[in-house]
Small-subunit ribosomal RNA, 3' major domain from a metagenome, 479 nucleotides, folded computationally.
Context: one part of a larger RNA
RNA sequence: UGACGGGGGUCCGCACAAGCGGUGGAGCAUGUGGUUUAAUUCGAUGAUACGCGAGGAACCUUACCUAGGCUCGAACACUUUCUGAUCGUUCGCUGAAAGGCGAUCUUCUCUUCGGAGCAGUUAGUGAGGUGCUGCAUGGUUGUCGUCAGCUCGUGCCGUGAGGUGUUGAGUUAAGUCCCGCAACGAGCGCAACCCUUUUCGUUAGUUGCCAGCAUGUUAUGAUGGGGACUCUAGCGAUACUGCCGGCGUAAGCCGCGAGGAAGUUGGGGACGACGUCAAAUCAUCAUGGCCUUUAUGCCUAGGGCGACACACGUGCUACAAUGGUCAGGACAAUGGGUAGCGAACCUGCGAGGGGAAGCCAAUCUCAAAAACCUGAUCUCAGUUCGGAUUGGAGUCUGCAACUCGACUCCAUGAAGGUGGAAUCGCUAGUAAUCGCGCAUCAGCCAUGGCGCGGUGAAUACGUUCCCGGACCUUGUACA
Repeated sequence: UGACGGGGGUCCGCACAAGCGGUGGAGCAUGUGGUUUAAUUCGAUGAUACGCGAGGAACCUUACCUAGGCUCGAACACUUUCUGAUCGUUCGCUGAAAGGCGAUCUUCUCUUCGGAGCAGUUAGUGAGGUGCUGCAUGGUUGUCGUCAGCUCGUGCCGUGAGGUGUUGAGUUAAGUCCCGCAACGAGCGCAACCCUUUUCGUUAGUUGCCAGCAUGUUAUGAUGGGGACUCUAGCGAUACUGCCGGCGUAAGCCGCGAGGAAGUUGGGGACGACGUCAAAUCAUCAUGGCCUUUAUGCCUAGGGCGACACACGUGCUACAAUGGUCAGGACAAUGGGUAGCGAACCUGCGAGGGGAAGCCAAUCUCAAAAACCUGAUCUCAGUUCGGAUUGGAGUCUGCAACUCGACUCCAUGAAGGUGGAAUCGCUAGUAAUCGCGCAUCAGCCAUGGCGCGGUGAAUACGUUCCCGGACCUUGUACA
């Protein structure tokens, strides 16, 4: 100087407390451990691994296993030998395919006539490796932590390691600001500048809108028209402790008024200091070294990554009446679409099928929002709750759904009556709850991930305690 303390002081955080809803019990989905296996490819392992890499494992992917094959190789660079039918078309036999063996048609371009291009062949330097080392590395990332810290120049103090500044009295979300001070300044962080949301003005009205004026219809902005309104998207404005009162030396704090919104970070996002964990990744990529080279490389078929006594994590669905079922009625936003989205209409109980209008989309379409409201029924039961599992019949995608897809219909109807010890999330348009969209994608194991809107709470006395963190101070046999 740090680190640590079941030392002290000050302060903060869904850290506790106050509340709401979960997990832990059941079934299923998914990941992991273990076990099994020819293989169940590899990585990630307290917080910071475990719906993680994987934003799509039937083949492919695929790295694993078994079997059949290849060896200048599936691709690429340079050089060497020989060939010239250059590149290719069609077909036969064998085979699971890859591959192997043959047949058939087609006689390349440029030329300085040496050759070059191109293809095959031969051989060499080498190619190839998801092989090892993340404790040789770059790059990228997690975490402490969006915590308020981490440093430097000059000066001063100290023999020196170092200190001071950065400490102190206040204040703040903040090393934020102010006052003081042997310090005076500065840098990386904080904040602001960026995006979005909330309000208004202005500009512009198509594909959007329809108040007023007409036309038309059973009905609909459907038509003429209009720019008022909504909306769209450009440009601006607004909020700054700016004004008032109280307290205060100041910084600032508390209260109030104007205001769409409030006492200052209005709400979100992006943005992550010096560093820590020899943290993660050689399997995104790049790369040193080592290893391999008729194999640890490459091709193909089938299998496996999907096994199953069990254990754990993360979720979904429930256990019902604030509910289930049936009928009718209403209101969104974000997005996607040409190898695509696909309307009306017909057909099927349905998944679907037929059909083809329109749309490269504020125009057409996916598209039905659901919870909600109204009415009817069920009447507390393992039930008209719950839907696992199983049997049968189908649809769709795709060469192909046996291993191993999703969906539909009929039948079946398991556990489950609110969950021990323990443990998690959340402070407002949040939790809870309800649907909708997208990426990946032929299809889909999506209950996952990322977004969007609808309905919409309760509680916070407070900082004694648990956990984590910041500053000052103190002790130390630690570095």